[in-house]
Description: c-di-GMP-I riboswitch aptamer from a Myxococcales bacterium, 88 nucleotides, folded computationally.
RNA sequence: UUCAGACAAGGGCAAAGCCACCGAAAGGUGGCGACGCAAAGUCACCGGUCUACAGGGCUUCUUGCCCCAUGACAGCGGGGCUGCCGGA
Repeated sequence: UUCAGACAAGGGCAAAGCCACCGAAAGGUGGCGACGCAAAGUCACCGGUCUACAGGGCUUCUUGCCCCAUGACAGCGGGGCUGCCGGA
């Protein structure tokens, strides 16, 4: 440096749910909690998905519908960068 994670060791992260806070929402942060994870570390670059406050359009006209990412998801897939352990 590359490969695979069958073995060992020390560890790490934390789904759903519940509580608090932030947010219009999606979602996020912290606590409890463990479904899972060898990159479940990190980056919205590509695809995808979610949301739609503001804005735009329409309307039975102040209520409802539609469009829209500039918002979000890295625990949806791909890709970039970085990294622990022992083994070959």
The organism belongs to Myxococcales, within Bacteria.
The model forms 95% of the base pairs in the Rfam consensus.